[in-house]
RNA sequence: GAGAGUUUUAUCCUGGCUCAGAACGAACGCUGGCGGUAUGCUUAACACAUGCAAGUCGAACGAGAAAGCUUCUUCGGAAGUGAUUAAAGUGGCGCACGGGUGAGUAACGCGUAGAUAAUCUACCCUCUAGUCCGGGACAACUUCUCGAAAGGGGAGCUAAUACCAGAUAAUACUAGGGAUCGAGUGGUUCUUAGUUGAAAGGUUUACUGCUAGGGGAUGAGUCUGCGUACCAUUAGCUUGUUGGUAGGGUAAUGGCCUACCAAGGCGACGAUGGUUAGCGGGUCUGAGAGGAUGAUCCGCCACACUGGAACUGAGACACGGUCCAGACUCCUACGGGAGGCAGCAGUGGGGAAUUUUGCGCAAUGGACGAAAGUCUGACGCAGCAAUACCGCGUGAGUGAAGAAGGCCCUUGGGUCGUAAAGCUCUUUUCUAGGGGAAGAUAGUGACGGUACCCUAGGAAUAAGCCACCGGCUAACUACGUGCCAGCAGCCGCGGUAAUACGUAGGGUGCGAGCGUUGUUCGGAAUUACUGGGCGUAAAGGGUGUGUAGGCGGAUCGGUCAGCUAGAGGUGAAAGCCCGGAGCUCAACUCCGGAACUGCUUUUAGAACUGCCGGUCUAGAGAGGGUCAGAGGUCAGCGGAAUUCCUGGUGUAGAGGUGAAAUUCGUAGAUAUCUGGAGGAACACCGGCGGCGAAAGCGGUUCACUGGGGCUCAACUGACGCUGAGGCGCGAAAGCGUGGGGAGCAAACAGGAUUAGAUACCCUGGUAGUCCACGCUGUAAACGAUGAAUACUGUAGUUGUCUGGGGAAUCGACCCCCUGGGUGACGCAGAUAACGCAUUAAGUAUUCCGCCUGGGGAGUACGGUCGCAAGACUAAAACUCAAAGGAAUUGACGGGGGCCCGCACAAGCGGUGGAGCAUGUGGUUUAAUUCGACGCAACGCGAAGAACCUUACCUGGGUUUGACAUCCCCUGACCGCUGUGGAGACACAGUUUUCUCUUCGGAGACAGGGUGACAGGUGCUGCAUGGCUGUCGUCAGCUCGUGUCGUGAGAUGUUGGGUUAAGUCCCGCAACGAGCGCAACCCUUGUCCUUAGUUCCAGCGCGUAUAAUGGCGGGAACUCUAAGGAGACUGCCGGUGUUAAGCCGGAGGAAGGUGGGGAUGACGUCAAGUCCUCAUGGCCUUUAUAUCCAGGGCUACACACGUGCUACAAUGGUGACUACAAAGAGUCGCGAAGCCGCGAGGUGGAGCUAAUCUCAAAAAAGUCAUCUCAGUUCGGAUUGCAGUCUGCAACUCGGCUGCAUGAAGUUGGAAUCGCUAGUAAUCGUAGAUCAGCGUGCUACGGUGAAUACGUUCCCGGGCCUUGUACACACCGCCCGUCACACCAUGGGAGUUGACAUUAGCAGAAUACAUUGAGCUAACUUUCGGGAAGCGAGACGUCCCAAGCUCUUAUUGAUCACUAGGGUGAAGUCGUAACAAGGUA
Repeated sequence: GAGAGUUUUAUCCUGGCUCAGAACGAACGCUGGCGGUAUGCUUAACACAUGCAAGUCGAACGAGAAAGCUUCUUCGGAAGUGAUUAAAGUGGCGCACGGGUGAGUAACGCGUAGAUAAUCUACCCUCUAGUCCGGGACAACUUCUCGAAAGGGGAGCUAAUACCAGAUAAUACUAGGGAUCGAGUGGUUCUUAGUUGAAAGGUUUACUGCUAGGGGAUGAGUCUGCGUACCAUUAGCUUGUUGGUAGGGUAAUGGCCUACCAAGGCGACGAUGGUUAGCGGGUCUGAGAGGAUGAUCCGCCACACUGGAACUGAGACACGGUCCAGACUCCUACGGGAGGCAGCAGUGGGGAAUUUUGCGCAAUGGACGAAAGUCUGACGCAGCAAUACCGCGUGAGUGAAGAAGGCCCUUGGGUCGUAAAGCUCUUUUCUAGGGGAAGAUAGUGACGGUACCCUAGGAAUAAGCCACCGGCUAACUACGUGCCAGCAGCCGCGGUAAUACGUAGGGUGCGAGCGUUGUUCGGAAUUACUGGGCGUAAAGGGUGUGUAGGCGGAUCGGUCAGCUAGAGGUGAAAGCCCGGAGCUCAACUCCGGAACUGCUUUUAGAACUGCCGGUCUAGAGAGGGUCAGAGGUCAGCGGAAUUCCUGGUGUAGAGGUGAAAUUCGUAGAUAUCUGGAGGAACACCGGCGGCGAAAGCGGUUCACUGGGGCUCAACUGACGCUGAGGCGCGAAAGCGUGGGGAGCAAACAGGAUUAGAUACCCUGGUAGUCCACGCUGUAAACGAUGAAUACUGUAGUUGUCUGGGGAAUCGACCCCCUGGGUGACGCAGAUAACGCAUUAAGUAUUCCGCCUGGGGAGUACGGUCGCAAGACUAAAACUCAAAGGAAUUGACGGGGGCCCGCACAAGCGGUGGAGCAUGUGGUUUAAUUCGACGCAACGCGAAGAACCUUACCUGGGUUUGACAUCCCCUGACCGCUGUGGAGACACAGUUUUCUCUUCGGAGACAGGGUGACAGGUGCUGCAUGGCUGUCGUCAGCUCGUGUCGUGAGAUGUUGGGUUAAGUCCCGCAACGAGCGCAACCCUUGUCCUUAGUUCCAGCGCGUAUAAUGGCGGGAACUCUAAGGAGACUGCCGGUGUUAAGCCGGAGGAAGGUGGGGAUGACGUCAAGUCCUCAUGGCCUUUAUAUCCAGGGCUACACACGUGCUACAAUGGUGACUACAAAGAGUCGCGAAGCCGCGAGGUGGAGCUAAUCUCAAAAAAGUCAUCUCAGUUCGGAUUGCAGUCUGCAACUCGGCUGCAUGAAGUUGGAAUCGCUAGUAAUCGUAGAUCAGCGUGCUACGGUGAAUACGUUCCCGGGCCUUGUACACACCGCCCGUCACACCAUGGGAGUUGACAUUAGCAGAAUACAUUGAGCUAACUUUCGGGAAGCGAGACGUCCCAAGCUCUUAUUGAUCACUAGGGUGAAGUCGUAACAAGGUA
């Protein structure tokens, strides 16, 4: 030393991506009051206008103006001063510092520690000695002259601290000798011989120069140890190269250079090559270790337009010097010249981006000077920039009417908010005025009238259009928008209710700043030294042998390299840290300390490691004995089987498959027998048995040969382990050459299958498979587990193979002990879990290999190997936020097991064909209103569309509205009549005058008016409530506590039985509980009690003939409707775990939930409904509201669903005759009677119903007829005539009569219902309703057949298994092709950059030679000599630029091309995930 988000339905892990932090020479956006201190071209080492940045000295020297001023003046001028002047020259010192930049450099460049006994050092300090005597020039100047200019040339004069000769001299230098020291080349010191010098200067009276030498200080040169980036897809490099000898050169060592000799030197501890880069102190970050970085400040280096070179000098190969070459710019009279901001400002350019052409030498420092001083873009200051850090302020107190206003709102209110206003204060800032520093030790102040102080004024001059408010991450609402516009760091928001976009209000954070972008470190233990891993997540090399290297048993002695301790030196300053001090504080600055973890020297120590020496035997090896084995190589032998060939027997098929066909067969197959040929493989034994390093090895025999185990113990004595490279071995397939070829069998051919079938299946069939020799070198080469060693607890148990021992035995077993292999299970331990567990994936050590998100990709390029195929090595661009492991719960499976259901099967009857009815789709229409769409929409909403309904269309009207509340005015309203009109309505007229009252008025109703509002079957069922459907009346769904698991979760609920049932029993780390199941409720079936408008057995009565509960009465029966009883596996037998239960039986009206109903768990389907109702939001308001008339919802080439009627004789028709239940009825049911063929009419009794009515039940039964036909079946359609309802039956009702008499003769594929009072069949009633149904609901009558059984179809339940699914198989997902975009590889070439081989060429410089010409110092006999200068020429070495050729590397571009990635719902298939349908 803090973490968080993101893979999943959820979990744990692995793993990447992202965020929160700090920092910056920053930039950009918005905003911006003040001060202090810092900082400010990171890009083009690009080009530069202009000014300045290095001069100074008259106390080294000669010469020397002018303006101005003063005086004089003959006004021409002169003198003085200016003037120890300016400007210039000779000479000295400086210009090598200071300042800039980081191009180059991977290097002794830098850092650190050393060496110099291999060196130099101007100015400075100190010491010693000296400073003698002479001489001749050259600039300046004057004059002549060339040139446009820059610049020269000739002649003449002159001084010096310029130059020169001579004397003197050493501890200087050279050579020789001696002494001493040192690790050494050598150092120190003594001595002998030789060589070499000065300014006699300057000013002045005391200094300063100068010369030689010694020492010091400072600075510099050179050398060495160690450290110092990346790439091995750079592995070999080197000829002055490595060394020696001699010489040269340098201040100095040295191949630094030359000649000769030798053949070395460097390199896997990374040479050489390539790329990148100035290095350090430090800076940023970090807990640290580290990582990144090298602005400002300090040290070092390198560079100065590019390249080369030297000169001068103490010092340079020289930023503001010289020469040459090149590029560029400028001037030019075209002949020739000039220039170098990477100094300070500044300009252009580049760029996202970086300041003033300022002031001053006052301070500090530097150059020169004796000094005054001059110079100084070093420096000190100021200016610009919120660029950074630090500090201050923008007010303080009080103040609720909680103002106005904004926003929100459930309309009550809340919030901005004590915030404002108001009142009372203060003045840091600000403005004005005044005073006024330190910095300055004598003088001198750019800053600067600055800092600071005082006075006055006045809340006054000063806060954010700064960011954010979904999570991470502090902070929420409204409106707008509607997968659009947009946001986004990651996850992700946006498709009409967005806390995620935009705006507003509010809030949060920070604050003169705030955000964004970029970069670095951190978090990231995500390169893991501190501090990670490799069975399955990425990761153990296929396996051995062995080199270098790393590591290494016991013991004794020595040593001290590592190691430890002490001391010395160094580790610059600044910075960081600590303490203190100064600016009002702080930043900042100053002082002191600590630290600088390092290097080096030295002194000790001796445990451990190393090294040296000695010894040992436990590791390792060797030896004797013995044992097992498909270990390897070679040669021979053997039998079974397949195929082929010959012959025999024999006849029509064989073969093959899911089924077939191709194929073989009458030319004789298949089958069967005899004989023969050939190749390959070796049944049984055979075994998670054996052997081998692995790959691998299997008939049998001989030969050769490797390894291993056990046992003995008297040999060697650490000889060991691992192992980068290297070298061997290395399945199958493949390749080469030559053989061989029976069977099998890629490719290929044919037949099938299929939508297709380049497959799976079948028939054939070639390489190959076999052998020899050679190559290849890879596999899921797997235990997905490297090798070796040791250890692991009273945690081992149990198989098997093979040794040894004991005991025992005649012997073989059995038993016990002890080795070596090979298996299973299991504790601790560790593991993400799964699993591992003495054969570790446990605990440790040593060594090797390998990993660091997925894809791109084990690919490209390069290299090596290979005959090829290819192998090994091995990236990047780009792209995604995941990819992945293990386990969990579900779901699913053309996985498994168990079980259920009219699920199938067994039956009965239908639908699908016809006609019609009805609903839907479609079409049509002005409109055909809307909704419902697999099961679970479609005779559904609708229990009833002629108007109404009605929501639709056309047309005509109304606008506070047809309806509600509030306010104002008026008045009763209603009604009635007339006219117009289709009507709504309009106009005119008429009638009438409400209730209560405290007399003020109030209320109801109506008319008129105003605005709030009404209204909406308008949208959203994906905003909702409620209700409903469905899985499913399926048996399930959960919870509490406990326990197990890191966790999701599990357990319970699983298991064995059983049930209709998670029903019950038993067992069990579970024990209990809840919602469901069952029961309780209704109905029906039996009986009893009670009651009696029903009923009528018995007893009576009575009536129009008869009959009839008609009457008295009765209360038995039936029935009604209230209460009870009854059924509980209760009883018996069997069976079963003695249980739950099951089977059978008895009794009983009923028997195992008796039948039926109501009752629908947790949930699923964004299932249905905004058009029942309610309701959020949106929309509409002279219209999407409302009123009216007419029309439409009733259309009709067609398709589907649900029904009705049929197709007939189990029937039709006619006649006659029985037997129900359940309902309804006063706006009603409506009797009898009468009329009508009938629908119906008339009539009106009775009935508010166990009383009356609807009401006739029908099928059935009896009799008759029809006789198999489009009929006496069937009734559609149509015509005519009626009837009923109703304002009104045209569009568009029902019914009746007569006439008409269609299709249809039992229905393809397919499909539905039903298990008993059921199916089938027959009628009855009701709701709605004026009227209207074949529909719906309810009721009863008649009344079957079949169920072996659970293989299959469908649906469901439980357990288990696999999974890449979780929107959950209607899932997921792969590849080609097509299109668009992106990056990349190849590519004929094209074009740059850089390097290079071999040549050419060769400026300046240097050197050598020659040398026209010239010459002051010395000498001279005056002629010269000596000595020197020197243009030019020639040559030589090295060499810059340049040119030619070659090669290598690298970049850009490119027709075309290759694969890759990404894209919305493209095309083709369906390869993978389930047994994924061929694992």
Background:
The RNA shown here (small-subunit ribosomal RNA) has 1479 nucleotides and comes from an uncultured prokaryote. The coordinates come from a structure-prediction model, not an experiment, and the mean pLDDT is 83.